RNAcentral holds the sequence, with entries from SILVA. The RNA shown here (small-subunit ribosomal RNA) has 1501 nucleotides and comes from a metagenome.
């Protein structure tokens, strides 16, 4: 320190995921040892049971009881004396510590700094001073009662360091006085134990009391700072704020009371809701920060819920008390008793959290003088990988690279020095042994020393000694024994480190995001191998981190979320030059505080380490104090650049009211006229012969204001326009005066604020929501069209919103120009102009800026004040609840659930019912067709045992594959046979054959037999090679399946003019540039410009045919000439001129010439030539599309069949046939039909062939065979054409030839399914073919024939070949396709594209909600425990007074009664939760339904 994720692909925004650290954790595999630590985060739910606060006999009286001794005895006892003495009680201290726990608290509770002159403080320290002298009771105890208990109550006696007087008494208190010191009065104590001694009076000592002083600690109030959230909580408060008196307290205080006062608190956020103990400190981070308050540690609250006061220094009291309430338990039913958030333990909740342990030896605590006791505080064991740390699980050699596994086609490769084996060590771990430190010292002793003191005891102070160990079988340390006791989890598509192979087959699963899985999954499960940790290891939950994603360090608001509609303006923030002053802020010095642990460093201790100790140092802050005065702020003074008055001027649709104006509309009214008039894409409703439209004249009415008129004024915004007056706003500019910071910006608040709309009352001519009708349409609740109401208009009221847009907050300041245009001034000029300069309004541009567009002195640059607003889409501007509003609305403003995206700008591309330019038999303009008939030929479908498979529903399947199914082809059926097989290669064994020729079963495939029959070569009964069969074994075989796993090969765009590259520039980048512009071309062809400059594949041309022509060859081809012949014929001699043949040249190149263009390219005419602008024809097919087609030419991975999906035979089918479609041939006639007669091609091809003559047949052909391996002989007739002749005028014909019967012929083993031809007969359909479509642009269409492949036969199709031989093309608006440029876009699977919304159905959270049920809480009453205050004098009444005494008094106690009071009750508000019939939108789901809003001009922007 960054990573994945929006897209085709980029940049930005902007969420969402990961990788990091931590945990009181939990859950899942797995588990070996020690240390140090840490363990009910859930219900402050309940709790059996045992412990957790008792101790003092040196404060008291005093017993049972045990010993021993005595006396008496009925031997059961009983009384006494000594010592010992529990338990229980009186007293004292303690128990308010310590230990738990965080419910409640938003609060002076905590925390930090002060303040108590407004306090208190047992024990304890340190220092004075007293401790004197009396008195009455009272537990215990003993007698007696009631009660089940629990406990109570009478009665008699008893002590105290227990209580009560009285004396004394200060520097205590309180009162006066007095500046004070101080001085007077008044009030106010105590308790005694024990040791030593004693001359028995006492003294001394210690411990204790009492009273003052000061300390310490510790507490109580108290101020200022400090730290949640929600404004959808805006007001809140009667003791409430203050003051006088007074009560109360330890203390100040409305703390409480009476009275006066009427005031306190709030936006710097009160009240209330919500949710929290607080902090040192722990977790993250770089830090600022955010998160958390387990465990140590301080402070605080609480103790079964609620209230209360007792005692005491200390409580309103966790293991005390008193009421009330729920719960539990006991109970003789009257009545009692309890409180584990103290340690363990159990229950029950929950994902979860230990032992009903050991000891007081250490270290604290109580209580004692002490010994001691007492301590679940605390030492420590247990259980628990919950977390830190640390160490093991062996260590060295060890290659036949063992054997298994995996993976590979095979070699081989991995697992791998890993294991084996060998040497070794012994931490661990078993056995046995040893064995530290925690232990200091108390009591006491024993020596010194020293104060007081007569001495002693005692106290002190030194030093020695001197019992006590829960952990423990302790740590450690020794010996023996043995590699012996000890590895696992997650992971391996990317982020992220690490892979193969099988299974599975959108199924089983995976997943933190992105996503994986639909037959080849590096993603799912295994299994191998890798990769990370490692006694762990993954998940899962939380934080904080990455997250500059709430931004203070350290972000944003034109378009991506985001400037308030505009102004005026409170509070508030900031604020112009100067000068003194001051010392709030600010800046420095000193000092206090900031507990301790904790963090940092640096050292030590435990063998390390965690763990622990020791120095050091961190602590922002807060108080207190000194100095300083730049800057802010405060206070006094002065300035004038900001701001503002004022005077001279100037321009305006600024605003308001009032008056006038002329144009059209429509409407009436009358004149002229006559038949239609409107209105549309086209039409209809509509209107009109009851006189419309047109058109004159007059008249009404309302409403708006052509030209001027303009990216021009004006106004804060909305918004303002006809002219003319009148009130009125605001802005400019120039020159002087004056004021003296008066500003700037604004949360609320106030005001203005289109349009539509609401109320009321006017108005109403065009216009028009709603309505109506007519049209379109599949429907049309629309667009068009005829009509039409609200409403547009006026007044006066409310509403309060808009794309209220510059999608740009308001001000002030700086920071190149250029060039319109408005309103002003200056300078100069005779004018136009020119310059300079201020205000406002555009347009382009530099630096900067900005994700980019794009801004760019009118800033989105560069600073300053203020303010408003964002924080992922979606739900939602919705639901609620509150404000406003007659309403309809509006402000303000959530969440639950869901998604990984939603968005911006660019960019290629694709599309468009978007433009432009161009093209092409694409349209036009023609010439023939197809559809309609018959057939033939291919497809669908249908049938069938099978009708084999493929291509195929567009151009790019359907006379394709198949250049040719009777068998064979044949892949498909039935049947009926084999299995190393029809076909190959190999071992190994066995044989010697196979073939051949006959006979016999059989439908044949086959089977039996017969009969003949091996080759070579040696060292020859044999062996050894070849070939061939059989046997078994590897394999063969597969037209089975995937063309979406492949190769190849082709189809199509498209013979279209296009694709890219280097390297240069431009751009953050995707990409542009180049290829784009002028022009021009068949063509990215080609020139000129140009940040390009070059270059590849493609065009083009090198290739072949054809078209002219030269040279050479000249037979089989030719024949002028010359010579022979014939009935004729190059027939023959001969020739090489000709035509022809074949070879190798030539030639055509915009080369000439004019024109046109830029005087480039080219294009246009023209000459010459056989041919002229690519002469005509073919091959040639760029990058790439359609997962286009082909596993069935052939190859080929993967799956699958193996006595069958393989192979062999016979027959059958691929030829079925109600029907649809393609693609052809014959026609339908006279430009024809039949008949004779007669001419002319060309390319082909022939030996299992072609086959002449010639003879038979009508003929198809048959017989026979010359000739010929072909410029030689055959096939071969060329046909139309042409001449003559028939039909003779339109007829189903002398067209037409389908059907169908007979008879032939060929060819083949075979002709019935199922050939092809001939003869004769027979003579259907059809008289030019609807919508709607095809070809074809010149030697072309049409039309005529002949050849070839396939092939024993068997074209109407296929590829070829010539014969005659046309028409037309203005032209590119339209169809259809391409091409290049733009331009839009929400498409990129690219328009067959994306996408809305209702409805149905299933889930899911959610709002309402009749009502029901909890909770929390306000106000009025109503009862009213317990107590504490008060008051009271009914009962009582020891001490003290008074009094001889009875008695009285004082005082207490109980009683009654008041005020407060908790829980309860009533009533009625509010607030919040649960849960509901039945409503209601939302979300989400694989392919429902309806339609097509919206993305392009989205078809109505």
């Nucleotide at each position: 320190a960054g990573a994945g994720u929006u897209u085709g692909a980029u940049c930005c925004u902007g969420g969402c995921u990961c990788a990091g650290a931590a945990c009181g954790a939990a859950c899942g595999c797995u588990g070996g040892c020690g240390g140090c630590g840490c363990g009910u985060u859930u219900u402050a739910a309940g709790c059996a049971u045992g412990c957790a606060a008792g101790u003092c006999g040196a404060a008291c009286g005093g017993u049972a009881u045990a010993u021993a001794g005595g006396g008496c005895u009925u031997c059961g006892g009983u009384c006494u004396u000594a010592u010992a003495g529990a338990g229980a009680g009186u007293g004292g201290c303690g128990a308010a510590c310590g230990g738990g726990u965080g419910a409640g608290u938003a609060a002076c509770a905590c925390g930090u700094a002060g303040g108590u002159a407004a306090u208190c403080u047992g024990c304890c320290u340190u220092u004075g001073g007293a401790u004197g002298g009396g008195g009455g009771a009272u537990a215990g105890c003993c007698c007696a009662u009631g009660g089940a208990a629990a406990c109570a109550u009478g009665g008699g006696g008893u002590a105290a360091u227990a209580c009560c007087g009285c004396a004394u008494g200060a520097u205590g208190u309180c009162u006066g006085g007095g500046u004070a010191a101080c001085c007077a009065g008044a009030u106010g104590a105590a308790a005694a134990g024990u040791g030593c001694u004693u001359u028995c009076g006492g003294g001394c000592a210690c411990u204790g009391u009492c009273u003052g002083a000061a300390g310490a600690u510790g507490a109580g109030c108290u101020u200022g700072c400090g730290g949640u959230c929600c404004a959808u909580u805006a007001g809140c408060u009667a003791g409430c704020u203050g003051g006088u008196a007074g009560g109360g307290u330890a203390a100040a205080g409305g703390c409480c009371u009476a009275c006066c006062a009427g005031g306190g608190c709030u936006a710097c956020g009160a009240u209330g809701g919500a949710u929290a103990g607080c902090c040192g400190g722990c977790c993250u981070g770089a830090g600022a920060g955010g998160g958390u308050g387990a465990a140590c540690g301080g402070c605080c609250a609480c103790a079964c819920u609620g209230g209360g006061a007792c005692u005491g220094a200390g409580a309103c009291a966790c293991g005390g008390c008193c009421c009330a309430g729920a719960c539990u338990c006991c109970u003789a039913c009257g009545g009692g008793a309890g409180g584990c958030a103290g340690c363990a333990a159990c229950u029950a909740a929950g994902a979860a959290u230990c032992u009903u342990c050991c000891g007081c030896a250490a270290u604290g605590g109580g209580c004692g003088a002490a010994a001691g006791c007492c301590u679940g505080a605390c030492g420590g064991a247990g259980c628990g990988a919950c977390g830190c740390c640390g160490c093991g699980u062996g260590a060295a050699c060890g290659a036949u690279g063992a054997a298994g596994g995996c993976c590979g086609a095979a070699a081989g490769g991995u697992u791998g020095u890993a294991a084996a084996g060998u040497u070794c060590u012994u931490u661990u771990c078993c056995u046995g042994g040893u064995g530290a430190a925690g232990a200091a010292u108390a009591a006491g002793g024993u020596a010194g020393g020293a104060a007081g003191g007569a001495a002693a005891u005692g106290a002190u102070c030194u030093a020695c000694c001197g019992a006590u160990g829960a952990c423990g079988u302790u740590a450690g340390c020794c010996a023996g024994g043995g590699a012996a006791u000890a590895a696992g989890c997650c992971c391996c598509g990317g982020c992220c480190a690490a892979u193969u192979a099988c299974g599975u087959g959108c199924c089983a699963g995976c997943a933190g995001c992105c996503g994986c899985g639909g037959u080849a999954a590096u993603a799912c499960g295994u299994a191998u191998g890798g990769g990370g940790c490692g006694a762990g290891c993954g998940u899962u939950g939380u934080u904080c981190g990455g997250a500059u994603u709430u931004a203070u360090u350290g972000g944003g608001c034109g378009u991506a979320a985001a400037g308030g509609g505009c102004a005026u303006g409170u509070a508030g923030g900031c604020g112009g030059u100067u000068u003194u002053a001051u010392a709030a802020g600010c800046c420095u010095g000193g000092u206090g505080u900031a507990a301790a642990a904790g963090g940092c460093u640096c050292u030590g201790g435990c063998u390390u380490a965690a763990c622990c100790a020791g120095a050091g140092u961190u602590u922002c802050g807060c108080g207190c104090u000194g100095g300083g005065a730049a800057c802010u702020g405060u206070a006094a003074g002065a300035c004038u650049a900001g701001a503002g008055u004022u005077u001279a001027g100037g321009a305006u649709g600024g605003g308001g009211a009032g008056a006038u104006g002329g144009a059209a509309u429509u409407c009436c009214u009358g004149g002229u006229g006559u038949a239609g008039g409107g209105g549309u894409g086209a039409a209809a409703u509509c209107u009109g012969u009851a006189g419309a439209u047109a058109u004159c004249a007059g008249g009404a009415a309302g409403a708006a204001c052509a030209c001027c008129g303009a990216u021009g004024g004006c106004g804060a915004a909305g918004g303002c326009a006809a002219u003319c007056u009148c009130c009125u706003a605001g802005c400019c500019a120039u020159a002087g005066a004056c004021u003296g910071a008066c500003g700037c910006u604004g949360a609320g608040g106030u005001g203005c604020g289109a349009a539509a709309g609401c109320g009321u009352g006017g108005g109403g001519a065009g216009c028009g929501a709603a309505c109506a009708g007519g049209a379109u349409u599949a429907g049309a609740u629309a667009c068009c069209c005829u009509g039409g109401u609200a409403g547009u208009c006026c007044a006066c009221g409310c509403u309060g919103u808009a794309a209220a847009c510059g999608a740009u907050g308001u001000g002030c300041a700086c920071u190149a120009g250029g060039u319109g245009u408005a309103g002003g001034g200056g300078u100069u000029u005779c004018a136009a102009a020119a310059c300079c300069u201020c205000u406002g309004u555009g347009c382009c541009g530099a630096a900067g800026c900005u994700a980019a567009c794009g801004c760019a002195u009118u800033a989105a640059g560069u600073g300053c004040a203020c303010c408003g607003c964002c924080u992922g889409g979606g739900g939602a501007g919705u639901a609620u609840g509150c404000u406003c509003g007659c309403a309809a609305g509006a402000g303000u403003g959530a969440a639950a659930c869901u998604c990984a995206a939603a968005g911006g700008a660019a960019u290629u591309g694709a599309c468009g019912g978007g433009g432009g330019c161009c093209c092409g038999c694409a349209c036009a303009a023609g010439c023939g067709g197809u559809g309609g008939a018959g057939c033939a030929u291919g497809u669908g479908g249908u049938u069938u045992a099978a009708u084999u498979c493929g291509a195929u529903c567009g151009a790019u399947a359907c006379g394709c594959g198949a250049g040719a199914a009777a068998c064979c082809u044949u892949a498909c059926c039935a049947g009926g046979g084999u299995u190393u097989g029809a076909c190959a290669u190999g071992u190994a064994c066995a044989u010697g054959a196979a073939g051949g020729u006959u006979c016999a079963a059989g439908a044949g495939a086959u089977u039996g037999g017969a009969c003949u029959g091996c080759c070579c070569g040696g060292u020859u009964u044999c062996c050894g090679g070849g070939c061939g069969u059989g046997u078994a074994c590897a394999c063969a075989g597969g037209u089975g399946c995937u063309g979406c796993a492949u190769g190849g090969c082709u189809g199509u765009c498209g013979u279209c003019a296009g694709c890219u590259c280097g390297u240069g520039u431009c751009g953050u980048g995707a990409g542009a540039u180049g290829u784009u512009g002028g022009g021009u071309u068949a063509a990215g062809u080609c020139c000129c410009g140009c940040a390009a400059c070059g270059a590849g594949c493609g065009c083009a041309a090198c290739c072949c045919c054809u078209g002219c022509u030269g040279u050479c060859u000249g037979u089989u081809g030719c024949u002028a000439a010359c010579a022979g012949g014939u009935u004729a014929a190059g027939c023959u001699g001969a020739g090489g001129a000709c035509u022809c043949a074949g070879a190798c040249g030539g030639a055509a190149c915009u080369g000439c010439c004019g024109g046109u263009a830029a005087c480039a390219a080219a294009c246009c005419g023209g000459a010459g030539g056989a041919a002229g602008g690519u002469g005509g024809g073919g091959a040639u097919g760029a990058c790439g599309u359609c997962a286009a087609g082909u596993c069935a030419u052939c190859a080929u991975g993967g799956c699958c069949c193996u006595u069958a999906u393989g192979u062999c035979c016979u027959g059958g089918g691929c030829u079925a046939c109600a029907c649809a479609c393609g693609u052809g041939c014959u026609a339908c006639a006279a430009u024809g039909g039949c008949c004779g007669g007669u001419a002319c091609a060309g390319a082909g091809u022939g030996a299992a062939g072609c086959g002449a003559a010639a003879c038979g047949g009508c003929g198809a052909c048959g017989u026979u065979g010359a000739g010929c391996a072909a410029a030689u002989c055959g096939c071969a007739a060329a046909a139309a054409a042409c001449c003559g002749g028939u039909c003779u005028u339109a007829a189903g014909u002398u067209c037409g030839g389908a059907u169908u019967g007979g008879a032939g012929u060929c060819u083949g083993a075979a002709a019935u399914u199922c050939g092809a031809c001939u003869c004769c007969a027979u003579g259907a359909a059809g008289u030019u073919g609807g919508a709607a479509u095809c070809g074809c642009u010149a030697g072309u269409a049409a039309u005529c024939g002949c050849g070839c492949a396939u092939c024993a036969g068997a074209a109407u199709g296929g590829c070829g070949c010539g014969g005659u031989g046309a028409a037309u093309a203005c032209g590119u608006u339209c169809c259809c396709g391409g091409g290049c440029c733009u331009u839009g876009u929400a498409c990129a699977c690219a328009c067959c594209g994306c996408c809305c919304g209702u409805c149905a159905c299933a889930c899911c959270a959610c709002c309402c909600g009749a009502g029901u049920u909890g909770g929390a809480u306000g106000u009025a009453c109503c009862c009213g425990a317990a107590g504490u205050c008060g008051c009271u004098a009914g009962u009582c009444u020891a001490a003290c007074c008074u009094g001889u005494a009875a008695a009285g008094g004082a005082u207490g106690a109980c009683g009654g009664u008041g005020c407060c009071g908790a829980a309860g009750g009533u009533a009625u508000g509010c607030c919040u939760g649960g849960u509901a019939a039945g409503g209601g939108g939302g979300g989400u789901g694989a392919a429902g339904u309806c339609g097509u809003a919206a993305c392009a001009a989205g078809g109505u922007a």

The prediction has a mean pLDDT of 84.